[in-house]
RNA sequence: ACCGAUAAUGCCAAACCUUUCGUAAGAGGGGGACGGAAAGCAACGGGUCUUAAGAAGCGAGAUGGCCGAGCUGCCGAAG
Numbered sequence: 001a002c003c004g005a006u007a008a009u010g011c012c013a014a015a016c017c018u019u020u021c022g023u024a025a026g027a028g029g030g031g032g033a034c035g036g037a038a039a040g041c042a043a044c045g046g047g048u049c050u051u052a053a054g055a056a057g058c059g060a061g062a063u064g065g066c067c068g069a070g071c072u073g074c075c076g077a078a079g
Base pairs, nucleotide, nucleotide: 002079003076004075011036012035016031017030018029019028020027021026034065040071041070044068045067046066047063048062049061050060051059
């Protein structure tokens, strides 16, 4: 360094409930744990989703707990 224990110390928190914001996707707070070694950061590329008033598109958004690339990072058994 790769790698990732039935290790240690801590960390995060899905669904669901509740409240606030938003047209919506969804986001913030509280409760709660399915999970996570980057479930830390970050919308660059792809994917998916939303867009008030019928549909689609443009545009504008959402998602990092969908994937890739990027930046940073705790611990240390075996190999």